[in-house]
Molecule: Pistol ribozyme
Organism: unclassified sequences
RNA sequence: AGUCGACUAAGCGACUUUAAAAAGGUAAUUAGGCUUAGAGCGUUUGACCCCGUUUAAAACGGGGUUGAGGUUUAC
Numbered sequence: 001a002g003u004c005g006a007c008u009a010a011g012c013g014a015c016u017u018u019a020a021a022a023a024g025g026u027a028a029u030u031a032g033g034c035u036u037a038g039a040g041c042g043u044u045u046g047a048c049c050c051c052g053u054u055u056a057a058a059a060c061g062g063g064g065u066u067g068a069g070g071u072u073u074a075c
Base pairs, nucleotide, nucleotide: 001016002015003014004013005012007038008037009036010035011034025075026074027073028072033041043069044068045067046066047065048064049063050062051061052060
C1' cells in the first nucleotide's frame, strides 16, 4: 500500500494476490454473520400469490410480493 471478516464510517483482527479464518477479549446464549453507529444484504417469522408432489384437499418442497424482528447476558 492492497485484500478480506455481507454494505457505509470508525475500531479490532488476519492475509500478501489469495479471499479465506483456529484471528477479531473470555464464557454462556441465539438462526442471527468480530465491535459501535447507520442501514437491512444474508437470515428468522406472519400474510398473500405461483409452481411441483396428490384424484382432490391438507401437509410438504421451491420461487415471488409484502409486513415485522434485527441475538442476548455476565465479567